[in-house]
Context: one part of a larger RNA
RNA sequence: GUCUUCAAGGAACUCGGCAAAAAAGCAGCCGUAACUUCGGAAUAAGGCUUGCCCUCCCUAAAAAGAGGGUUGCAACAAAAGUAUCCCUGGCAACUGUUUACCAAAAACACAGCUCCCUGCGAACUCGCAAGAGGAUGUAUAGGGGGUGACACUUGACCAAUGCCAGAAGGUCAAACACGGGCGGUCGCAUAGCAAUAUGUUGGCUGGACUGUGCAAGCCCUGGUGAAUGUCGGCCGUAACUAUAACGGUCCUAAGGUAGCGAAAUUCCUUGUCAGGUAAGUUCUGACGCGCACGAAUAGUGUAAUGACUGGGGAACUGUCUCGAAGACUCGCCCG
Numbered sequence: 001g002u003c004u005u006c007a008a009g010g011a012a013c014u015c016g017g018c019a020a021a022a023a024a025g026c027a028g029c030c031g032u033a034a035c036u037u038c039g040g041a042a043u044a045a046g047g048c049u050u051g052c053c054c055u056c057c058c059u060a061a062a063a064a065g066a067g068g069g070u071u072g073c074a075a076c077a078a079a080a081g082u083a084u085c086c087c088u089g090g091c092a093a094c095u096g097u098u099u100a101c102c103a104a105a106a107a108c109a110c111a112g113c114u115c116c117c118u119g120c121g122a123a124c125u126c127g128c129a130a131g132a133g134g135a136u137g138u139a140u141a142g143g144g145g146g147u148g149a150c151a152c153u154u155g156a157c158c159a160a161u162g163c164c165a166g167a168a169g170g171u172c173a174a175a176c177a178c179g180g181g182c183g184g185u186c187g188c189a190u191a192g193c194a195a196u197a198u199g200u201u202g203g204c205u206g207g208a209c210u211g212u213g214c215a216a217g218c219c220c221u222g223g224u225g226a227a228u229g230u231c232g233g234c235c236g237u238a239a240c241u242a243u244a245a246c247g248g249u250c251c252u253a254a255g256g257u258a259g260c261g262a263a264a265u266u267c268c269u270u271g272u273c274a275g276g277u278a279a280g281u282u283c284u285g286a287c288g289c290g291c292a293c294g295a296a297u298a299g300u301g302u303a304a305u306g307a308c309u310g311g312g313g314a315a316c317u318g319u320c321u322c323g324a325a326g327a328c329u330c331g332c333c334c335g
Stems, first nucleotide, its partner, number of pairs: 001328006008321002012319001017316001027049004035040001037149001051070006071075001084314007091306002096108002112147007124133003150301004155231003160228002162224005169219003176213005182206005187200005232250005259293001260290001271287005
């Protein structure tokens, strides 16, 4: 190291019955609760029986049934193989999937529900493009987000952010169009001999000057929560006390509805009460001052299911009180 056995006790071990042990052995007969989505739960649980021989009964003959006898420690007579069970919570409906090689789960998925997009050369995805998928499909279709069977439900807030719709006004780019001003140039007029200067309601033309007009967006006006999200404070008041149905006040977009609640969420906290134990920081049921539950980041239930997780019990045992003995084997050592 791998096994075997053990007085009395029997989980006192331990984070935890981990490991081991035990029971049963998918046969036949009987029997089987709560709960339930009526399918299940269920092989629930829990009992009894089993070989061979003879007799009776019944048969066409058997089987089944009744009685008796008999061998063995033991009657599915071999081997391999092959369920421990019950009560009660949490979570997840379920079968399934996953961190190949430390995590199999309450995580993912799921059917179902819901929202958004998409009228077909669809949306969407890949690609510079051509093109391809979507789909040889067509809104009972396809894509995306969320939730996650089923049952009962899913409250308030559109102020912020997002999205959708709108268009009166404000703001607003380049390009473009039409101007202005300043310049260039060609004319014309006047003055001058000329150079030139001045004027011009003339033509052409120019830059990084300037005005007006012109889009979406933003500001703006509405809508929208199974969109991202959010869902108050203080003071007083009843004929014991306590408490406050009630009143006042401030603030807000609106102040948490139903349901649940010391919870996989409760700090204080081993909250308080009840149950279970001789004794219970765990557990179950209540209570509700919820530090800091709460309604598809779903709320509350829920039969069945689970190598999930908490608590209790029966059986069983070397897990332990507390050790002991034996078999085989590995390493090292001795001979």
Model confidence (mean pLDDT): 81 of 100. Predicted 3D model of a 335-nucleotide part of an RNA (large-subunit ribosomal RNA, domain IV) from a freshwater metagenome. The full RNA is in RNAcentral, with records from SILVA. Rfam family: Bacterial large subunit ribosomal RNA.